[in-house]
RNA sequence: GGUGGUGCAGUGGUGAACACAGCUGCCUCCCAAGCAGUUGACCCAGGUUCGAUUCCUGGCC
Numbered sequence: 001g002g003u004g005g006u007g008c009a010g011u012g013g014u015g016a017a018c019a020c021a022g023c024u025g026c027c028u029c030c031c032a033a034g035c036a037g038u039u040g041a042c043c044c045a046g047g048u049u050c051g052a053u054u055c056c057u058g059g060c061c
Stems, first nucleotide, its partner, number of pairs: 001061002005020003013050001022038005043059005
């Protein structure tokens, strides 16, 4: 250091952002590209707190 399939941001409370990928539609003779929409995530167990993805402890990798 551990956050969607991948790469990464972010914050004690609000809808967890973005890109790629996936799916659907439009477009096209077809494909690609492009456009629109959409699905999907906070390593595990405790503690603190009104409230933890965020702070603390331990574990795993």